[in-house]
RNA sequence: UUGAGCAACCCAAGAGAGACUGCCGCGCCCAGCGGGGCAGCGCCGAAGGGGCAAGAGGGAUACCUUGAAACUCUCAGGCAAAGGAAUUGGGUUGGGACG
Numbered sequence: 001u002u003g004a005g006c007a008a009c010c011c012a013a014g015a016g017a018g019a020c021u022g023c024c025g026c027g028c029c030c031a032g033c034g035g036g037g038c039a040g041c042g043c044c045g046a047a048g049g050g051g052c053a054a055g056a057g058g059g060a061u062a063c064c065u066u067g068a069a070a071c072u073c074u075c076a077g078g079c080a081a082a083g084g085a086a087u088u089g090g091g092u093u094g095g096g097a098c099g
Base pairs, nucleotide, nucleotide: 006094007093008092009091010090011089012088013087018041020040021039022038023037024036026034027033028032042079043078044077048075049073050072051071055066056065057064058063
């Protein structure tokens, strides 16, 4: 001097599935509208979380431990728009592997 993976932040893209039903408060510009709480049924899979195949280790066997995902479960979350969103691309900053 160069500046990899990585981390944080910013910008852009970013799927699925009832604007379902009942009851009860609240607010407002009150024949209505908005936004909540509880219950019920139906559904989604891409925040987060759980499960495991090969392989590896242990064990005489049975079996145990470890073990990834966009697979799977649906606890949490979600099912108009908005917001959020795994992930992808770009940028800034940090950092300093390697040479």
A computed fold for a 99-nucleotide RNA, annotated as Glycine riboswitch aptamer.